Predicted 3D model of a 73-nucleotide RNA (transfer RNA) from a Terriglobales bacterium.
[in-house]
RNA sequence: GGGGCUAUAGCUCAGCUGGGAGAGCGCAUCGUUCGCAACGAUGAGGCCGUCGGUUCGAUCCCGACUAGCUCCA
Numbered sequence: 001g002g003g004g005c006u007a008u009a010g011c012u013c014a015g016c017u018g019g020g021a022g023a024g025c026g027c028a029u030c031g032u033u034c035g036c037a038a039c040g041a042u043g044a045g046g047c048c049g050u051c052g053g054u055u056c057g058a059u060c061c062c063g064a065c066u067a068g069c070u071c072c073a
Base pairs, nucleotide, nucleotide: 001072002071003070004069005068006067007066010025011024012023013022019056027043028042029041030040031039049065050064051063052062053061
C1' cells in the first nucleotide's frame, strides 16, 4: 500500500423479506430463608461505531470515514 471480516444493552451475542430493537449473564427492587446461596416475580439499562445517500420508511441497502481482527505485499 491492497483485499476480507467485525462494530447492536455493563459483558457475550441474536436480529428472517426494509416497517416490533431483543436473548443469556450481570445489575436494582420484591418474595421465599435466621442469614447467605439458589430459585421465582417485576424492573431499569440502547445515538444499532460516525457522517452522508437511496427510500413513504433504514440496525438491515449504497458510499466515505473511524476502530479492532485477519490475509497478501
Record summary:
The coordinates come from a structure-prediction model, not an experiment, and the mean pLDDT is 81. It matches the Rfam family "tRNA". It is annotated as a transfer RNA. The organism belongs to Terriglobales, within Bacteria.